[in-house]
Context: one part of a larger RNA
RNA sequence: GAUGAACGCUGGCUACAGGCUUAACACAUGCAAGUCGAGGGGAAACGGCAUUGAGUGCUUGCACUGAAUGGACGUCGACCGGCGCACGGGUGAGUAACGCGUAUCCAACCUUCCCGUUACUGCGGGAUAACCUGCCGAAAGGCAGACUAAUACCGCAUGUUCUUCGAUGACGGCAUCAGAUUCGAAGCAAAGAUUCCUCGGUAACGGAGGGGGAUGCGUCUGAUUAGCUGGUUGGCGGGGCGACGGCCCACCAAGGCGACGAUCAGUAGGGGUUCUGAGAGGAAGGUCCCCCACAUUGGAACUGAGACACGGUCCAAACUCCUACGGGAGGCAGCAGUGAGGAAUAUUGGUCAAUGGGCGGAAGCCUGAACCAGCCAAGUAGCGUGCAGGAUGACGGCCCUACGGGUUGUAAACUGCUUUUAUGCGGGGAUAAAGUGAGGGACGCGUCCCUUUUUGCAGGUACCGCAUGAAUAAGGACCGGCUAAUUCCGUGCCAGCAGCCGCGGUAAUACGGAAGGUCCGGGCGUUAUCC
Numbered sequence: 001g002a003u004g005a006a007c008g009c010u011g012g013c014u015a016c017a018g019g020c021u022u023a024a025c026a027c028a029u030g031c032a033a034g035u036c037g038a039g040g041g042g043a044a045a046c047g048g049c050a051u052u053g054a055g056u057g058c059u060u061g062c063a064c065u066g067a068a069u070g071g072a073c074g075u076c077g078a079c080c081g082g083c084g085c086a087c088g089g090g091u092g093a094g095u096a097a098c099g100c101g102u103a104u105c106c107a108a109c110c111u112u113c114c115c116g117u118u119a120c121u122g123c124g125g126g127a128u129a130a131c132c133u134g135c136c137g138a139a140a141g142g143c144a145g146a147c148u149a150a151u152a153c154c155g156c157a158u159g160u161u162c163u164u165c166g167a168u169g170a171c172g173g174c175a176u177c178a179g180a181u182u183c184g185a186a187g188c189a190a191a192g193a194u195u196c197c198u199c200g201g202u203a204a205c206g207g208a209g210g211g212g213g214a215u216g217c218g219u220c221u222g223a224u225u226a227g228c229u230g231g232u233u234g235g236c237g238g239g240g241c242g243a244c245g246g247c248c249c250a251c252c253a254a255g256g257c258g259a260c261g262a263u264c265a266g267u268a269g270g271g272g273u274u275c276u277g278a279g280a281g282g283a284a285g286g287u288c289c290c291c292c293a294c295a296u297u298g299g300a301a302c303u304g305a306g307a308c309a310c311g312g313u314c315c316a317a318a319c320u321c322c323u324a325c326g327g328g329a330g331g332c333a334g335c336a337g338u339g340a341g342g343a344a345u346a347u348u349g350g351u352c353a354a355u356g357g358g359c360g361g362a363a364g365c366c367u368g369a370a371c372c373a374g375c376c377a378a379g380u381a382g383c384g385u386g387c388a389g390g391a392u393g394a395c396g397g398c399c400c401u402a403c404g405g406g407u408u409g410u411a412a413a414c415u416g417c418u419u420u421u422a423u424g425c426g427g428g429g430a431u432a433a434a435g436u437g438a439g440g441g442a443c444g445c446g447u448c449c450c451u452u453u454u455u456g457c458a459g460g461u462a463c464c465g466c467a468u469g470a471a472u473a474a475g476g477a478c479c480g481g482c483u484a485a486u487u488c489c490g491u492g493c494c495a496g497c498a499g500c501c502g503c504g505g506u507a508a509u510a511c512g513g514a515a516g517g518u519c520c521g522g523g524c525g526u527u528a529u530c531c
Base pairs, nucleotide, nucleotide: 001530002529003528005527006526007525008524009523012383013382014381015380016379018376019375020341025339026338027337029336030335031334034083035082036081039080040079042076043075046074047073049070050069051068052067054065055064056063057062090294091293092292099219100218101217102216103215104214105213106212109211110210111209114207115206116205117204118203119202120201121200122156123155124154125153132145133144134143135142136141162187163186164185165184166183167182172177192199193198220266221265222264227257228256229255232254233253234252235251237249238248239247269291270290271289272288273284274283275282276281296317297316298315299314300313319330320329321328322327347373349372350371351370355369356367357366358365359364386417387416388415389414396408397407398406400405422468423467424466425465426464427463435454437452438451439450440449441448442447443446475520476519477518478517479516480501481500482499486515487514488513489512490511496503497502
C1' cells in the first nucleotide's frame, strides 16, 4: 500500500459498487418454464346470447333472481399434438488434464430456430389419449372394455443439385490419398390452418451463428516418489460413431514413456484480470466477462438438432417424510428464508415499465433472468457538523513560579451573517417511451412517415421553490527510540505495558489517571493475510 474481511470505541447525509471466504452440511414454506384454440377431439370453469319452465317486484309485459338445455360465440381446466424445457440462474466438489490460454488444422465432422436460392406440397390407411362404463389400491397410482380427431402415426406415388453403386478421372497433396466434371442405375419426402390477408410443411445447396475433434507451445510442489506400462505401443482387417482414433474387437509384431523428471503422492477449477513493485518479479483468481466441471452419492441410457439433462426417466446407496405395513414420496451448489457450522456475510419485498429470453400471426401469457426497493460504515467518492467580528486575554481546569505570571485561548460569552443539511409546506404525469392498438399515406413490399389512443415498478421519487432557526450532526488512536507529539499525580519488579529494543524494585516523558499536545477524521485503532 491492499482486502469479499472480522473485532473494539464512535457514528449526520447522499451516490456508486459490494455482501456464507466456514458445512459440495441438512432443509419447513412460497415462487424460479412455460406457451400455442390460427394443429385437434372436445366443454370441467367463467362470461355473453338464445330457448324452456319457476319465483319476486308489479305499471300485465318489462325488470330481477336462481334452475335446466344449447359449443353457434368470447374463451378454456384436463387431454392428444407442436415448439421450448440443453438457454437463462447457481456452485467450485472433482480435475495437473488438450481442462484452460494461445496458435494452427479438419481432404475426418454435425447443426433446431434465422437468412438467401431452387423445386415440390398428389392419393390413401389403421390406431390412440381425453370423454364414457367397469374393476383394483389407504395412498401414489394402475388395469380392462367400448367410441373418436389431428400439423400424431403408417403405406403408395412423384422426385434432384441428395444418398449408394458402376464408369470417367481434371486440379492438388510429404503420405495413407484426394477426388472436380460428365453419364447410367437404384433408393428416399411433405401437413395442413385461415376471417383469404397470411402462417406453415418437404427436399437440396449456400450463409450466419453454435458445437465436435486433432496438434505445437505454455500451465503448482515433492526424488525422504526411479523406474512405469498389457489394449500397454504399433500394424492389418473389421465393428461402432456425426466424424477421426485401441474408441472397441480378432489376428500379428514387441513395442511405448522416463533425470529435458515418467510413475506415484500432495495441492488446485483455468484465463481475461486484481494487488504490490521504479521495473524485473512476487502473490491472488471474490464481484464482472469467457471457458470447463458438477447438480444428495455412484451408475446408466431414453427423447431430441442439441443432454447422457439442477427444478426429466431408470437402477443402487445414505438420509428425511407418509402409510391402512401391502407400499409410496423427496432432493434450494435457482430467489427469498430456516437450522447447523463459524470471528463473520442481507428481505420468506415490488414490477414485468425498460433490456433480454420462451411460445404465439398478433394481442398477449410466462420469466426470483433483469430492473428496482429493503438491511449492513463492509469499500470508494462527495457534502455537512457553521462563517465573520470579538480581551494586552472572563470563570473554571492544569502547570510553573523570582507570586508579577504562563497555558487551555478568539476558544467561550457577546454582536452580525448564512441555511448546504434538517424539519414543515408547495410545485414537480422530470429523464430513461422506443413501442402496442386503430385510421391514413409513401415506396425499394417490409420498412418508413403522419394522426389518434394507450403503456412507469421504482414514485409524487429525483429535482425545484418558500418558511423556520446555529438550529439536527465528532470521534478514535498515540505522545521512551524507531515515530509527529510532555508535564503533574498515583503505584513501587506490584499492578501493569510491549511491534522490536525494552519499561516498572519511591521523583516512571514507557504502567493507571489528569491537563496539554500530535496524527487521522465519519471514522480511528487492533487482528489476520499478500506485496